[in-house]
RNA sequence: GGGCGCAUAGCUCAGUUGGUCAGAGCAUUCGGCUUACAACCGAAAGGUCACUGGUUCGAGUCCAGUUGCGCCCA
Numbered sequence: 001g002g003g004c005g006c007a008u009a010g011c012u013c014a015g016u017u018g019g020u021c022a023g024a025g026c027a028u029u030c031g032g033c034u035u036a037c038a039a040c041c042g043a044a045a046g047g048u049c050a051c052u053g054g055u056u057c058g059a060g061u062c063c064a065g066u067u068g069c070g071c072c073c074a
Base pairs, nucleotide, nucleotide: 001073002072003071004070005069006068007067010026011025012024013023019057028044029043030042031041032040050066051065052064053063054062
């Protein structure tokens, strides 16, 4: 220098053909259970879907660019 992939909650990740409220597990907080703790059960809180722009009535999803990380080629 060229090519490919990834970026979504504190962590690990899902998200189908563009439309239904952006979700799960773990962690955290509260409650239940227990003499108590763990486990278990219930609930809550937690999001600029990396960033900028575009397409569209509508974008986490499609397109372009930027940034970061990884892999391959030279």

This is a predicted structure of a 74-nucleotide RNA (transfer RNA) from Lipingzhangella rawalii.
The organism belongs to Lipingzhangella, within Bacteria.
Its mean pLDDT, the model's own confidence on a scale to 100, is 80.
It matches the Rfam family "tRNA".